[in-house]
Molecule: transfer RNA
Organism: uncultured bacterium
RNA sequence: CCGCCCAUAGCUCAGUUGGUAGAGCAGUCGCCUCUUAAGCGAACGGUCCCAGGUUCGAGCCCUGGUGGGCGGA
Numbered sequence: 001c002c003g004c005c006c007a008u009a010g011c012u013c014a015g016u017u018g019g020u021a022g023a024g025c026a027g028u029c030g031c032c033u034c035u036u037a038a039g040c041g042a043a044c045g046g047u048c049c050c051a052g053g054u055u056c057g058a059g060c061c062c063u064g065g066u067g068g069g070c071g072g073a
Base pairs, nucleotide, nucleotide: 001072002071003070004069005068006067007066010025011024012023013022019056028042029041030040031039049065050064051063052062053061
């Protein structure tokens, strides 16, 4: 320098032709228990890496950038 992949909740990850975002774990509250752990239930938690564009509508499509990984020269 060139090519490919990844970036979504505190963490690990889903999100199937574009229709307005979910699970598990952690944390919080409650139940259970002499207590803790385990188990059960509930609520909470996100400007979807950044900036533009297309569209009635973008996590998803297009362009540029940032960070990480892999390969080639």